c-di-AMP riboswitch aptamer (ydaO/yuaA leader) from Cohnella faecalis, 141 nucleotides, folded computationally. The source organism's lineage runs through Bacteria, Bacilli, Caryophanales, Paenibacillaceae and Cohnella. The RNAcentral record of the sequence draws on Rfam.
[in-house]
């Protein structure tokens, strides 16, 4: 892509956010509780590094950081940029096009073996070119 009258099933992007299993409830299309695996994230020795830091608090998870310039009594709020990240077989490279939020620790942590702990949600539908590599079809593609 697609299939349904529709609920929904499907093929896929983004993300760590999948996959098995056991018992329960049921709206029978889901939920809840648990224990695996797989992925991801904290704390955490020596050694090292810091030699300053420690209310102008400090730190975490995430691409989501920072700079002006207007608004506002102040909390805040706008516009322009950026640091950084997506764009649908995969990788450069171009070129367009879009995010560039948010939440959590709670006075406290650099690195970090053993070892202890956590999370497994959620938004959503696919832009062109050039070189390589690949998959699938009889062929177009």
């Nucleotide at each position: 892509a697609g299939u349904u009258a529709a609920u929904a099933c499907a093929a896929g992007c983004u993300u760590a956010g999948u996959u098995u299993c056991c018992g329960g409830a049921u709206u029978c299309a889901u939920c809840c509780g648990g224990a695996a695996a797989g992925c991801g994230g904290g704390g955490g020795a020596a050694c090292c590094a810091a030699u300053c830091g420690u209310u102008a608090g400090g730190g975490g998870c995430g691409c989501a950081u920072c700079a002006u310039u207007c608004c506002g009594c102040g909390a805040g709020g706008a516009a322009u940029g950026u640091a950084g990240g997506g764009a649908a077989c995969c990788a450069u490279c171009u070129a367009u096009c879009c995010c560039g939020a948010g939440c959590c620790c709670g006075u406290c942590a650099g690195c970090u073996a053993a070892c202890c702990u956590c999370g497994u949600c959620g938004g959503c539908u696919u832009u062109g070119g050039a070189u390589g590599g690949g998959u699938c079809g009889a062929u177009a593609g």
About this RNA
The prediction has a mean pLDDT of 80.